Annotation:
The RNA shown here (Bacterial RNase P class A) has 370 nucleotides and comes from an Armatimonadota bacterium. The coordinates come from a structure-prediction model, not an experiment, and the mean pLDDT is 78. Rfam family: Bacterial RNase P class A. About the family: Ribonuclease P (RNase P) is a ubiquitous endoribonuclease, found in archaea, bacteria and eukarya as well as chloroplasts and mitochondria. It is annotated as a ribozyme. It is recorded under the gene name rnpB. The RNAcentral record of the sequence draws on ENA. Taxonomically the source falls in Armatimonadota (Bacteria, Bacillati).

[in-house]
RNA sequence: GGAGUGGGCCGAGCGUCCACGGCCGUCGCUUGCGGCGGCUGAGGAAAGUCCGAGCUCCACAGGGCAGGGCGCUGGGUAACACCCAGGCGGGGCGACCCGACGGAAAGUGGCACAGAAACAUACCGCCCACCGCAAGGCGGGCAAGGGUGAAAUGGUGCGGUAAGAGCGCACCAGCGGUGUGGAGACAUACCGGCUGGCCAAACCCCGCCCGGAGCAAGGCCAAAUAGGGGGCGAAUCUCCCCUCUGGGGAGUCGGUGUUGGCCCGACGCCGUAUCAGCCCCGGGUUGGCCGCUAGAGCCUGUAAGUGAUUACAGGCCCAGAUAGAUGGACGCAGUGGGCACAGAACUCGGCUUAGCGGUCGACUGCCGUG
Numbered sequence: 001g002g003a004g005u006g007g008g009c010c011g012a013g014c015g016u017c018c019a020c021g022g023c024c025g026u027c028g029c030u031u032g033c034g035g036c037g038g039c040u041g042a043g044g045a046a047a048g049u050c051c052g053a054g055c056u057c058c059a060c061a062g063g064g065c066a067g068g069g070c071g072c073u074g075g076g077u078a079a080c081a082c083c084c085a086g087g088c089g090g091g092g093c094g095a096c097c098c099g100a101c102g103g104a105a106a107g108u109g110g111c112a113c114a115g116a117a118a119c120a121u122a123c124c125g126c127c128c129a130c131c132g133c134a135a136g137g138c139g140g141g142c143a144a145g146g147g148u149g150a151a152a153u154g155g156u157g158c159g160g161u162a163a164g165a166g167c168g169c170a171c172c173a174g175c176g177g178u179g180u181g182g183a184g185a186c187a188u189a190c191c192g193g194c195u196g197g198c199c200a201a202a203c204c205c206c207g208c209c210c211g212g213a214g215c216a217a218g219g220c221c222a223a224a225u226a227g228g229g230g231g232c233g234a235a236u237c238u239c240c241c242c243u244c245u246g247g248g249g250a251g252u253c254g255g256u257g258u259u260g261g262c263c264c265g266a267c268g269c270c271g272u273a274u275c276a277g278c279c280c281c282g283g284g285u286u287g288g289c290c291g292c293u294a295g296a297g298c299c300u301g302u303a304a305g306u307g308a309u310u311a312c313a314g315g316c317c318c319a320g321a322u323a324g325a326u327g328g329a330c331g332c333a334g335u336g337g338g339c340a341c342a343g344a345a346c347u348c349g350g351c352u353u354a355g356c357g358g359u360c361g362a363c364u365g366c367c368g369u370g
Base pairs, nucleotide, nucleotide: 001366003364004363005362007360008359009358010357013332014331015330016329017328018327020041021040022039023038024037025036026035027034028033043341047352048351050350051349052348053347054346055214056213057212058211060265062264063263064262065261067210068209069208070207071206072086073085074084075083076082087101088099089098090097091096102205103204107203108202109199110198111197123146124145125142126141127140128139130137131136154172155171156170157169158168159167173195175192176191177190178189179188180187181186218290219289220288221287228281229280230279231278232277237251238250239249240248241247242246253271254270255269256268257267258266297316298315299314300313301312302311303310304309
């Protein structure tokens, strides 16, 4: 001076005027509202609705099956499929980045086509014995060479052999055992028999975790209506009491309900039926208030920690709409734009996707100079 990699910040500010939403104060008043003043008012993703929660309700938050999630080790967090650190594998010269990361020896299944053969085998071929003038025939041995394929009896090399083969040896990979280091995943040294693969993001097995529904949750007030119509809907016994041809209670038993499905338990309701409960049709109300924004909140500093983060101290209040609010003009300043992506709807922690610019700093490579 280029080229890259990782991370942080900004993404609009100030003043004047007008126009909007919320809150507070004040004045007026017809209590409906209006005037004046002050404060405040869309994002880094508000998006997707993919995870996790807070919160609300339902029951007893019971047990089990089914179902769902995660899947190397350790830590962080309210929790998580997130984040941090490490291990292993892969990519990159590197800074760094990615990960589909338990099990193929519990079982089932797949590996098309090609090829002799894809849990098994000999197409070409090599060697030996016999026959034959020769071509070749027949018998035995081989999986080292060639072909096919993504993948073919661990790989490379040497020896050995009739030719070969872990048959033997050296190095390496895999598997098993032992020692050492580490909290652990793992790493490493030695020994050993030589060793038929891949896919579980195929079904599955193993380990850990998971009640359900969701702000259209859920409460309060007001108002109105048709206490509407139709259908389905089970069987017994025992005991006690009373005002005794009837009624009431308890148990057994039966039916039914308990916020995704099934079973068991527990609880509630009803019990000889115009029941409890379930299904269908129809009618009324679609009004107002709360929930609704002070938060696992934000900023700064210190300490601990490799880090995610935690603790302490100080400071700050920063939208709550409900057919749904921030727009316009002028001036100033700023490194550039306000020309990208793009507008809250209960709230947070993440992930994913979209995407214009500016800026800070660290690290890696290359070239040049000193």